[in-house]
RNA sequence: GGAGGAUUAGCUCAGCUGGUUAGAGCGCCUGCUUCACACGCAGGAGGUCACAAGUUCGAGUCUUGCAUUCUCCA
Numbered sequence: 001g002g003a004g005g006a007u008u009a010g011c012u013c014a015g016c017u018g019g020u021u022a023g024a025g026c027g028c029c030u031g032c033u034u035c036a037c038a039c040g041c042a043g044g045a046g047g048u049c050a051c052a053a054g055u056u057c058g059a060g061u062c063u064u065g066c067a068u069u070c071u072c073c074a
Stems, first nucleotide, its partner, number of pairs: 001073007010026004019057001028044005051065004
């Protein structure tokens, strides 16, 4: 220099052919339980879907740019 992938909650990741509300596990907080802790049960908080723009009635999803990162080729 060239090609391809990834970016969504604190962490690891889903999210189907664009459709009404953005989710799971772990973690965190509160309550129940216990003498206490752990386990278990119930509830809760936490999101600029990396960033910017475009298309559309409607975008996490499509298009473009950009940034970071990983892999391969040279």
Notes:
A computed fold for a 74-nucleotide RNA from uncultured Ruminococcus sp., annotated as transfer RNA. The sequence was found in a public genome assembly. Its Rfam family is "tRNA". The family's RNA type in Rfam is transfer RNA.